[in-house]
RNA sequence: CAAAUAGAUAGAGGUGCGGCAUAUUAUCAGUACACGUCCUGAGCCUGGCGGGCGAUGAGGGGCGCGGAAAGGGAUUGCCGCCGAAGCAGGGAUUUCGGACCGGGAAUCUUUGCUGGGCUUGUAUUUAAUAAAUACAGGACUGUCAUCCACGUUUCGGAUGGAGCGCUAUCGGAAGC
Numbered sequence: 001c002a003a004a005u006a007g008a009u010a011g012a013g014g015u016g017c018g019g020c021a022u023a024u025u026a027u028c029a030g031u032a033c034a035c036g037u038c039c040u041g042a043g044c045c046u047g048g049c050g051g052g053c054g055a056u057g058a059g060g061g062g063c064g065c066g067g068a069a070a071g072g073g074a075u076u077g078c079c080g081c082c083g084a085a086g087c088a089g090g091g092a093u094u095u096c097g098g099a100c101c102g103g104g105a106a107u108c109u110u111u112g113c114u115g116g117g118c119u120u121g122u123a124u125u126u127a128a129u130a131a132a133u134a135c136a137g138g139a140c141u142g143u144c145a146u147c148c149a150c151g152u153u154u155c156g157g158a159u160g161g162a163g164c165g166c167u168a169u170c171g172g173a174a175g176c
Stems, first nucleotide, its partner, number of pairs: 001175001007170005014082001016081006023075003033066001035064006043053003047101002049098001085114012115141002118138007143161006
């Protein structure tokens, strides 16, 4: 001079990701439920077990009078970030309900998949054609590699890969 690997630091993708608020708001819903009354009528509630209610009328239906909430969505504000995060499986702890089983929720850990948002179809979930998730497809976008054309660079096109990626800096062996 030169520059590899491990590692460290800082960044980029953009309708970017996630969390919080007893914030605001539509929906949930004139539903559940309470009361009154009429009709019918013996079972009803629970995933199971157990337990509770019931001819002093459970449950179902009509009418009248009142009438929610949670979850999910949107907006706003704040916070943390760029495997941000999401999904599936296993394990541990705590918790829900009634002592149990099944199941649900939260946290931690581990394995696997997914670069990202949008959109179409199917399925699940849900009150919901909202939103979310999974699978398959479509164009788009960012990044890198290869090739082509223009060509100092830049810019454009095609194909393909994946975030354990990419860019920049530090680092600094071999080599000359």